[in-house]
RNA sequence: UGGUCAUCAAGAAAGGCUGAGGGAAUAGACCCUGAGACGCCUUGACAACCGAUCCCGCAAGCCGGGACACGGUGCCGCAUUCUACUUCCGCUUACGAUCCGGGGGGCCGAGAGGUUUCCUGUGCGGAAGAAAGAUGAGUG
Numbered sequence: 001u002g003g004u005c006a007u008c009a010a011g012a013a014a015g016g017c018u019g020a021g022g023g024a025a026u027a028g029a030c031c032c033u034g035a036g037a038c039g040c041c042u043u044g045a046c047a048a049c050c051g052a053u054c055c056c057g058c059a060a061g062c063c064g065g066g067a068c069a070c071g072g073u074g075c076c077g078c079a080u081u082c083u084a085c086u087u088c089c090g091c092u093u094a095c096g097a098u099c100c101g102g103g104g105g106g107c108c109g110a111g112a113g114g115u116u117u118c119c120u121g122u123g124c125g126g127a128a129g130a131a132a133g134a135u136g137a138g139u140g
Stems, first nucleotide, its partner, number of pairs: 001140002004137005013043005021032003026084004044076001046074001049072003053067005080132001085129007100121009
């Protein structure tokens, strides 16, 4: 540094140092922050991806499930803070009035254009997916 697979709405903070921005990137929103955020260090937690150990199962494969928290990671504001792209669903869609973009048809017009009709677009909510990202495992 590339690709693969799995997971990502649960959970878990104190102290010290530092001193201005921070929540990955773009935009918007919303938050955190001199009552000291972010970051670093120490300690302590959380969790259980990988390994070890133990238990159970079995079609017997270094398979499946569970326990534990010893080792390797991870993690400890907000859903990966939310939205953005695609598809689907629901609402709006009733009555009256007004306005705009795109496309098709009819009519009028020499033309420029006008007029009419149909389809579509906007907004709100939900679901699924994609993209990007994070972490682990293993691989090039």
Model confidence (mean pLDDT): 76 of 100. This is a predicted structure of a 140-nucleotide RNA (SAM riboswitch aptamer (S box leader)) from a Chlorobiaceae bacterium. Lineage of the source: Bacteria > Pseudomonadati > Chlorobiota > Chlorobiia > Chlorobiaceae. It was read from a public genome assembly, where an Rfam model found it. Rfam family: SAM riboswitch aptamer (S box leader). Rfam links the family to the GO term regulation of gene expression. Rfam's curators write: The SAM riboswitch is found upstream of a number of genes which code for proteins involved in methionine or cysteine biosynthesis in Gram-positive bacteria.